RNAcentral holds the sequence, with entries from Rfam. This is a predicted structure of a 72-nucleotide RNA (transfer RNA) from Vitrella brassicaformis. Rfam family: tRNA. By type it is a transfer RNA.
[in-house]
RNA sequence: GGGCGUGUGGUGUAGUGGUAUCACAUCUCGUUUGCAUCGAGAAGGCCCUGGGUUCGAUCCCCAGCGUGUCCA
Numbered sequence: 001g002g003g004c005g006u007g008u009g010g011u012g013u014a015g016u017g018g019u020a021u022c023a024c025a026u027c028u029c030g031u032u033u034g035c036a037u038c039g040a041g042a043a044g045g046c047c048c049u050g051g052g053u054u055c056g057a058u059c060c061c062c063a064g065c066g067u068g069u070c071c072a
Base pairs, nucleotide, nucleotide: 001071002070003069004068005067006066007065010024011023012022018055026042027041028040029039030038048064049063050062051061052060
């Protein structure tokens, strides 16, 4: 320098054109003498950035940035 993949709560993930799933973690309540476990509930992301297509974009297209991998 070029090819391909990838970017979603604190962490790891699902999702696919109609404002987003689950698990762990965090907080509250119950259970316990207490802790842990367990049960119930809550908060937390508008999906890397910008532009385009569309009635509507996390999803499709383009560019940029980060990252992984391969080639030189």
The prediction has a mean pLDDT of 80.